[in-house]
This is a predicted structure of a 371-nucleotide RNA (Bacterial RNase P class A) from Bifidobacterium cuniculi. The prediction has a mean pLDDT of 76. NCBI's taxonomy places the organism under Bacteria, Bacillati, Actinomycetes, Bifidobacteriales, Bifidobacterium.
RNA sequence: UGAGACCUUCCGAUGGCCGCGAUGCCAUGCCUGGUGCAUGGCGUUGAGGAACUUCCGGGCUCCGCAGAGCACGAUGGCGGAUAACGUCCGCCCAGGGCGACCUGAGAGACAGCGCAACAGAGAACAGACCGCCGGCCUGGCGCCGGUAAGGGUGAAACGGCGGUGCAAGAGACCACCGGGCCCCUGGUAACAGGUGGCCGCAUGGCAAGCCUCAUCGGGAGCAAGGCCAAGCAGUGGACGCUUGAGGGCUGCUCGUCCGAAGUCCACGGGUAGGCCGCUAGAGCCCAGCGGCAACGUUGGGUCGAGAUGGAUGGCCAUCCGCAUUCCCUUGUGGAAUGUGACAGAACCCGGGGUAUGGAAGGUCUCACUUC
Numbered sequence: 001u002g003a004g005a006c007c008u009u010c011c012g013a014u015g016g017c018c019g020c021g022a023u024g025c026c027a028u029g030c031c032u033g034g035u036g037c038a039u040g041g042c043g044u045u046g047a048g049g050a051a052c053u054u055c056c057g058g059g060c061u062c063c064g065c066a067g068a069g070c071a072c073g074a075u076g077g078c079g080g081a082u083a084a085c086g087u088c089c090g091c092c093c094a095g096g097g098c099g100a101c102c103u104g105a106g107a108g109a110c111a112g113c114g115c116a117a118c119a120g121a122g123a124a125c126a127g128a129c130c131g132c133c134g135g136c137c138u139g140g141c142g143c144c145g146g147u148a149a150g151g152g153u154g155a156a157a158c159g160g161c162g163g164u165g166c167a168a169g170a171g172a173c174c175a176c177c178g179g180g181c182c183c184c185u186g187g188u189a190a191c192a193g194g195u196g197g198c199c200g201c202a203u204g205g206c207a208a209g210c211c212u213c214a215u216c217g218g219g220a221g222c223a224a225g226g227c228c229a230a231g232c233a234g235u236g237g238a239c240g241c242u243u244g245a246g247g248g249c250u251g252c253u254c255g256u257c258c259g260a261a262g263u264c265c266a267c268g269g270g271u272a273g274g275c276c277g278c279u280a281g282a283g284c285c286c287a288g289c290g291g292c293a294a295c296g297u298u299g300g301g302u303c304g305a306g307a308u309g310g311a312u313g314g315c316c317a318u319c320c321g322c323a324u325u326c327c328c329u330u331g332u333g334g335a336a337u338g339u340g341a342c343a344g345a346a347c348c349c350g351g352g353g354u355a356u357g358g359a360a361g362g363u364c365u366c367a368c369u370u371c
Base pairs, nucleotide, nucleotide: 001367002366003365004364005363006362007361008360009359010358011357012319013318014317015316016315017314018313020046021045022044023043024042025041026040027039028038029037030036031034048342052353053352055351056350057349058348059347060221061220062219063218072217073216074215075214076213077091078090079089080088081087092106093104094103095102096101107212108211112210113209114206115205129151130150131147132146133145134144135143136142137140159177160176162174163173164172178201179199180198181197182196183194184193185192186191225276226275227274228273234267235266236265237264238263239262246258247257248256249255283302284301285300286299287298288297289296290295320340321339322338323337324336325335326334327333328331
């Protein structure tokens, strides 16, 4: 310098005007007189790394629940982290890459059942199409038998390769390689190593078909759930039907007007409606210590939305980034126009997955060049 790998951070900046949600204080108005409502002023504050998806796990809430088992579902190398996880970290194994690094539902196929399209003669304790070998005869593109070494088919053909052997062949036998079991060594373990011992190898593949083994799992979800409580209906009571219950005017009494079969009070449940749950939390930032790390712990600092038809927006100016076009004085240049990714809270938190345009930083790898 050029190609990459991994891990982080930021999402346009500043100012002005108008508008919206929440909240504190003040003022005014209203009423049913309160921790009330409405309006205005001033101040503070108002989306994200994914708020998306709702795929896992947990908190919280209500319901259920003696105990055990079956069924069902999820997970699946080993060890650790954690409130928990299907997540994360470290390691092992397999595959890919020269490498940094990436990917993996990665237990069990000597418990049992099942499956294998097409092609091929034959697809699982197999198989003779061509070939090879032996025999028979009618001497051929024939028939019978042997043979899995060679050819062909296939994703896969019953270990590989060399020899001995044989009519031709074959783990039939032998050496080496591979494989299985046992032992030894290292490691917490997965696993790795061995010049060790045994087994000729007849225990092929798929468990993401059923299944087996181990571990885990009660259900529903903030429209959870709780509190207050108009109107209507219900139950009980009081008063009244002209000897006037009750209502309007009113702070009350009197007065006056309306007034005719109802009116008022209490109660429990509870609809509309309102309030709580609701945002200070496994929170965030910095530093020290322990740990390879995920993470833990100690100290200090900090408060960052809470709507309920659901706010977080719009315009202008200057600057920034990007794209296109143009200009010249050709570069760290200038101008114009357009544009600012994906997307948007709704109980909260930890993850996964997916979408996404740019900008910035760090560590590392490979190639080439120079000193």